[in-house]
Context: one part of a larger RNA
RNA sequence: CUGGGUGUAAAGGGAGUGUAGGUGGCCAUGCAAGUCAGAAGUGAAAAUCCGGGGCUCAACCCCGGAACUGCUUUUGAAACUGUAAGGCUAGAGUGCAGGAGGGGUGAGUGGAAUUCCUAGUGUAGCGAUGAAAUGCGUAGAUAUUAGGAGGACACCAGUGGCGAAGGCGGCUUACUGGACGGUAACUGACGUUGAGGCUCGAAAGCGUGGGGAGCAAACAGGAUUAGAUACCCUGGUAGUCCACGCGGUAAACGAUGAAUGCUAGGUGUCGGGGAGCAAAGCUCUUCGGUGCCGCCGCAAACGCAUUAAGCAUUCCACCUGGGGAGUACGUUCGCAAGAAUGAAACUC
Numbered sequence: 001c002u003g004g005g006u007g008u009a010a011a012g013g014g015a016g017u018g019u020a021g022g023u024g025g026c027c028a029u030g031c032a033a034g035u036c037a038g039a040a041g042u043g044a045a046a047a048u049c050c051g052g053g054g055c056u057c058a059a060c061c062c063c064g065g066a067a068c069u070g071c072u073u074u075u076g077a078a079a080c081u082g083u084a085a086g087g088c089u090a091g092a093g094u095g096c097a098g099g100a101g102g103g104g105u106g107a108g109u110g111g112a113a114u115u116c117c118u119a120g121u122g123u124a125g126c127g128a129u130g131a132a133a134u135g136c137g138u139a140g141a142u143a144u145u146a147g148g149a150g151g152a153c154a155c156c157a158g159u160g161g162c163g164a165a166g167g168c169g170g171c172u173u174a175c176u177g178g179a180c181g182g183u184a185a186c187u188g189a190c191g192u193u194g195a196g197g198c199u200c201g202a203a204a205g206c207g208u209g210g211g212g213a214g215c216a217a218a219c220a221g222g223a224u225u226a227g228a229u230a231c232c233c234u235g236g237u238a239g240u241c242c243a244c245g246c247g248g249u250a251a252a253c254g255a256u257g258a259a260u261g262c263u264a265g266g267u268g269u270c271g272g273g274g275a276g277c278a279a280a281g282c283u284c285u286u287c288g289g290u291g292c293c294g295c296c297g298c299a300a301a302c303g304c305a306u307u308a309a310g311c312a313u314u315c316c317a318c319c320u321g322g323g324g325a326g327u328a329c330g331u332u333c334g335c336a337a338g339a340a341u342g343a344a345a346c347u348c
Stems, first nucleotide, its partner, number of pairs: 003320004007302002012316001014200004021193003025088003029084003033081002035077008048066007091190001092187003095183002098180001103176007110153001115149007125136002161168002205246006214240002219235004257315006265293013297304002321348003330341004
């Protein structure tokens, strides 16, 4: 390379959007680039293969044929691919009238609890643990009552909902994205995938300015212990919060790329539609999500099984023994931390 693969053995990019490129529905017509058929020219000779022949055989040599799978020209075919113009509506999108939702951004606002501050009542302990001590308290703590500040939103809450992923949860409101069911008025293949590019991207971290209740790396003290740079306790700074900017990584996981079609069922649940029954409701049915169980098939097994890891097609990404190593060097990006790309010697 041809292959064979990627849930757990090496291997799916963290996610989206989209450029180039790849790939692509139904009907009829033209063209003939790909495709197929015929003919002509060429495809040197030698070599090769087949059939003969000559050196006593063979190697070697000679003759004939085939082959030279190719290229060029020309004449045709038109199923498929392509292309040109035309039509269609089953893919895709728009419209119309609907309901669901912690989807996003901004503003406002609410109650419980914790802590601190201020004021009142009140007096000797409080707190902590396996047991203690450090700690707090007669300068009046703990407890209790009133007011203020800050951050987070118990119950509802659910293998429930929404979002591309990261993620999203008190309540109200403004702006705003997407999905879904119904209808069938409109467009008429506008689809799909997507190297680069661009955008988003938990937590920690960085910069500037605020904020700081609780929690809490670092740190200090008390215990435990042979020791204890820990687990336990008392404190406690960055940080956690807000605004703007950077960073760009995670077991960023369903360890499962995206899209389309097909392939037994059963049973929950969420959002719609239709039909029946007299009804809160129940039954049947149909779309779209989200779970469990289970055939066929697949799989090394575990298991997956209409939400496939089954059967097929299209496109992208990635893998190719372990260590060395996600290291070195170089390059790009970054304020830095570092990120991305990414070897080899050597060794088993």
About this RNA
This is a predicted structure of a 348-nucleotide part of an RNA (small-subunit ribosomal RNA, central domain) from a metagenome. The coordinates come from a structure-prediction model, not an experiment, and the mean pLDDT is 85. The full RNA is in RNAcentral, with records from SILVA. It matches the Rfam family "Bacterial small subunit ribosomal RNA".